[in-house]
Context: one part of a larger RNA
RNA sequence: GCCGGCGACUUAUAGGUAGUGGCAGGUUAAAAUUAUAUAAAAAUUGGAGCCAUAGUGAAAGCGAGCUUUAAAAAGCAUUAGUCACUAUUUAUAGACCCGAACCCGAAUGAUCUAACCAUGGCCAAGAUGAAACUUAAGUAAUAUUAAUUGGAGGUCUGAACCGACUGAUGUUGCAAAAUCAGCGGAUGAGCUGUGGUUAGGGGUGAAAUGCCAAUCGAAUUCGGAGCUAGCUGGUUCUCCCCGAAAUGCGUUUUGGCGCAGCGGUUGAUGUUAUAACUUUAGGGGUAAAGCACUGUUUUAUUAAAGGCUAUAAAAAUAAUAGUACUAAAAUAAAGCAAACUCUGAAUACUAAGUGUGUAAUCAACCAGUGAGACAGUGAGGGAUAAGCUUCAUUGUCAAAAGGGAAACAGCCCAGACCACCAUUUAAGGCCCUCAAAUAUUUACUAAGUGGCAAAAGAAGUAAAAUUAUUUAUACAACCAGGAAGUUUGCUUAGAAGCAGCAACCUUUUAAAGAGUGCGUAAUAGCUCACUGGUCUAAUAAUUUUGCACUAAAAAUGAAUGGGACUAAGUAAUUUGCCGAAAAUGUGGGAUGUCUUACAUUGGUAGGGGAGCGUUCUGUUAUAGUUUGAAGCACUAAUGAAAAUGGGUGUGGACAAAUCAGAAGUGAGAAUGCCGGC
Numbered sequence: 001g002c003c004g005g006c007g008a009c010u011u012a013u014a015g016g017u018a019g020u021g022g023c024a025g026g027u028u029a030a031a032a033u034u035a036u037a038u039a040a041a042a043a044u045u046g047g048a049g050c051c052a053u054a055g056u057g058a059a060a061g062c063g064a065g066c067u068u069u070a071a072a073a074a075g076c077a078u079u080a081g082u083c084a085c086u087a088u089u090u091a092u093a094g095a096c097c098c099g100a101a102c103c104c105g106a107a108u109g110a111u112c113u114a115a116c117c118a119u120g121g122c123c124a125a126g127a128u129g130a131a132a133c134u135u136a137a138g139u140a141a142u143a144u145u146a147a148u149u150g151g152a153g154g155u156c157u158g159a160a161c162c163g164a165c166u167g168a169u170g171u172u173g174c175a176a177a178a179u180c181a182g183c184g185g186a187u188g189a190g191c192u193g194u195g196g197u198u199a200g201g202g203g204u205g206a207a208a209u210g211c212c213a214a215u216c217g218a219a220u221u222c223g224g225a226g227c228u229a230g231c232u233g234g235u236u237c238u239c240c241c242c243g244a245a246a247u248g249c250g251u252u253u254u255g256g257c258g259c260a261g262c263g264g265u266u267g268a269u270g271u272u273a274u275a276a277c278u279u280u281a282g283g284g285g286u287a288a289a290g291c292a293c294u295g296u297u298u299u300a301u302u303a304a305a306g307g308c309u310a311u312a313a314a315a316a317u318a319a320u321a322g323u324a325c326u327a328a329a330a331u332a333a334a335g336c337a338a339a340c341u342c343u344g345a346a347u348a349c350u351a352a353g354u355g356u357g358u359a360a361u362c363a364a365c366c367a368g369u370g371a372g373a374c375a376g377u378g379a380g381g382g383a384u385a386a387g388c389u390u391c392a393u394u395g396u397c398a399a400a401a402g403g404g405a406a407a408c409a410g411c412c413c414a415g416a417c418c419a420c421c422a423u424u425u426a427a428g429g430c431c432c433u434c435a436a437a438u439a440u441u442u443a444c445u446a447a448g449u450g451g452c453a454a455a456a457g458a459a460g461u462a463a464a465a466u467u468a469u470u471u472a473u474a475c476a477a478c479c480a481g482g483a484a485g486u487u488u489g490c491u492u493a494g495a496a497g498c499a500g501c502a503a504c505c506u507u508u509u510a511a512a513g514a515g516u517g518c519g520u521a522a523u524a525g526c527u528c529a530c531u532g533g534u535c536u537a538a539u540a541a542u543u544u545u546g547c548a549c550u551a552a553a554a555a556u557g558a559a560u561g562g563g564a565c566u567a568a569g570u571a572a573u574u575u576g577c578c579g580a581a582a583a584u585g586u587g588g589g590a591u592g593u594c595u596u597a598c599a600u601u602g603g604u605a606g607g608g609g610a611g612c613g614u615u616c617u618g619u620u621a622u623a624g625u626u627u628g629a630a631g632c633a634c635u636a637a638u639g640a641a642a643a644u645g646g647g648u649g650u651g652g653a654c655a656a657a658u659c660a661g662a663a664g665u666g667a668g669a670a671u672g673c674c675g676g677c
Stems, first nucleotide, its partner, number of pairs: 001677006011093013025051003031045004055062002065076003096234002099231001103224006114198009123188001125157003128153001132149001134147004161185003165182005200216001202212003209218001237611006247260005261369002263366007272359002276354002279352004288343001289341002294337003298333005305326002307323005372397010402413003417588004422584003428578003431563003437575001439574001441572004450565001456550002460547010477534005483507003488502003513528001517526002589601005612666001614663005624654001631650005637644002
């Protein structure tokens, strides 16, 4: 891992509700008696007690009424129950099953290990050479010096022994801590045998929360104990009807509960109610708009007041005049606002009307839900970020399959009772993949744009508009001219069209600036404006629109789904076709309503209804069965399903159906339990 078996809403008591049955007041409890072979059970007796028969008030009390009050309004009452059984639900119990870590009690442990006590044992070999003694030297005597002897030490090297610093191997090991190669101590606070002592709220600890039998921030065993678990996991047959919630308030509360909301079942009311539609009547202060208020903001004009200057004055004050300073206020123009409003919608809401359709309200009982998700719209937070977050509102998913979007809970279309090799469509499509147009008409695009992106940029291209030039020849190109006064004046070392300042005239001309750019120290030189000629038919500028271009760099590999496409791209146009579990058709099942007929029939949590099967009991010492039961294997048939069941083989003795009853009553999941492989 698979297969097989086992494996979870039970039982008791007491209430609520519903149903069925008995009685109309209901009913017995303990106990007793009776018969049967025992037991289970049954029948009889037993009226104690319980509920009901009258309520109301705090109570005295009164009573079909009572209470409150000065009095009323008002509140409750003015009668059908009771016993048993069944179902469901609540409470109390382990209470659907499995699951803690803990806490407490009593015992058992120091054969492991920690420390201590008692009594024993062990430490190859080598090195170093303390004190002290002796001898010699030396001293007045000590001191001191030298050499032997000597054999000290938590001394040195290094086996046994004890330890465990490093690396490798090992990691389902040789081993629940080892092996190999090195390593530390090795006469000491050494190692070790045997016996003993200390016990869990404790012991022991050269102290690591270490050790106390592979167990230690509190040992182990049994018990309290099925501790408790607002937590996780699991919870077994079928079909039919309805069908949620992820919200509000409260909560030592936020992954839990309570009440309400939303679901189901039954009953009552009987159009009351509501979706939708139409018409009308309402209040509003949102969107928009506006500046009349509250604030805010820009410019202009008028301009109080202040500052500064001048006049006058002995000084002060005040005055007059001026001012390129500041500037209230007013006027005109132009803006802004969630906490501004002189105004002011659409929707929505309230009321009335219609109302095909089908609900609505109330009561009792039974729930689940109270983590929501995304999308569109209106807002707050955030960075007008987030598959972000918090509200409002609508939809879908949740609890919804089918078609489309390549794939894709939340997007688009559309809500699957069953069957059909029938028809029509939706969204979306019609070259191939791939069902259907290589369809129609007119344009655009050349970028594979289509098939990711902005500011900005550009004689891309198509269309529209406006204004100019042009056969008196435009635009472009080429040929020629582009002069004189004059080197204008000033400035300057110089300034001659071309450093700078001022002025910018006149003449000759077809035309030519006191000069457009380059250039020189300054001249010179080149060029332009402007003119003529050659040439020949369009040219220039501005604005708007469509489609394209650049801007355009990311990490495994190409990225319209792919092939491919110049349409099979884009913008319009026309007609067809394809396309779903939608609609229609035909047949069938179920449910609802008064029917023929019509409507309904997706579904998680959850509520309700109807059934199938298993074991045992009664029916039943049954039908059946050795001319072959149950079981097992294979295989027709039937039923909407759980299932039923004919045949054949195997098997070798039991065992249906019917109608009832009682449950150890249905497995695929629980890191489920046991067994097998």
Large-subunit ribosomal RNA, domain II from Choreocolax polysiphoniae, 677 nucleotides, folded computationally. It matches the Rfam family "Bacterial large subunit ribosomal RNA". Its family is annotated with ribosome and structural constituent of ribosome in the Gene Ontology. Its mean pLDDT, the model's own confidence on a scale to 100, is 83.